[in-house]
RNA sequence: CAAUAGAGGUGCGGACAGCAGGGUACCCGUUCGACCGGCAUGGGCAGCCGGAAACGUCGUGCGGGAAAGGGGCCGUUCGCCGAAGGGACCGGAAGCGCCCGAUCCGGUUUCUGGCAUCGCCGUGCAAGCGGCGCUGCUGUCAUGUUUCAGCAACAUGGAGCGCUAUUGGU
Numbered sequence: 001c002a003a004u005a006g007a008g009g010u011g012c013g014g015a016c017a018g019c020a021g022g023g024u025a026c027c028c029g030u031u032c033g034a035c036c037g038g039c040a041u042g043g044g045c046a047g048c049c050g051g052a053a054a055c056g057u058c059g060u061g062c063g064g065g066a067a068a069g070g071g072g073c074c075g076u077u078c079g080c081c082g083a084a085g086g087g088a089c090c091g092g093a094a095g096c097g098c099c100c101g102a103u104c105c106g107g108u109u110u111c112u113g114g115c116a117u118c119g120c121c122g123u124g125c126a127a128g129c130g131g132c133g134c135u136g137c138u139g140u141c142a143u144g145u146u147u148c149a150g151c152a153a154c155a156u157g158g159a160g161c162g163c164u165a166u167u168g169g170u
Stems, first nucleotide, its partner, number of pairs: 001168006009081001011080006018073002026065005032059004036050004042100004084112010113138004118133006140158006
């Protein structure tokens, strides 16, 4: 230097099924407000349609009813230890009359050893999810203390492009 095999633990991710949690879309009623609203998802443009007498349409609050998807937990199973996740950029898919954003897939690059409480930011109807930070725990290596030496223990610090073992080459 390369290959192979491993370790960290409430370890990571996928699939299936079950369970709980979470009152959003939407429907009805009502109050208040507006004059435009819909096709149409978060926003905008274009086009088309409807109303313009407030009996209509839309919005806020309240009350009643109430999905789907996604998320969470336990279990089973599969793949694993940059497992995996995030940021930026590029390409594709879906959707679309067009554009931006958001979603899914792939690639390049970069950041994060792992887990948890709390705080902040973002997202979401919410439960939750993602990111960052302090702190704590933990694994690993380095340095030091301790020890006759060693093991163990303690302290400080680094990062997975790391660490351990074996084999091969130089």